A computed fold for a 72-nucleotide RNA from a Gammaproteobacteria bacterium, annotated as transfer RNA. The prediction has a mean pLDDT of 83. NCBI's taxonomy places the organism under Bacteria, Pseudomonadati, Pseudomonadota, Gammaproteobacteria. Rfam family: tRNA. From the family's description: Transfer RNA (tRNA) molecules are approximately 80 nucleotides in length. By type it is a transfer RNA. RNAcentral holds the sequence, with entries from ENA.

[in-house]
RNA sequence: AGGCGCGUAGCUCAGUGGUAGAGCACUACGUUGACAUCGUAGGGGUCGGCGGUUCAAUCCCGCCCGCGCCUA
Repeated sequence: AGGCGCGUAGCUCAGUGGUAGAGCACUACGUUGACAUCGUAGGGGUCGGCGGUUCAAUCCCGCCCGCGCCUA
């Protein structure tokens, strides 16, 4: 320098055009002598950035940024 893949909640990841989810974690309450476990409820996201396509973009296209792998 070129090619490929990835970027979504604190963490690990789903979701591939039509209002963004799960598990764990966190908070409150219940349970316990206390802790853990368990149960119920709740908070938390400008979907890496900027543009484009579209009635509508996390999803499609371009560029940039970051990470990983490959080639030279």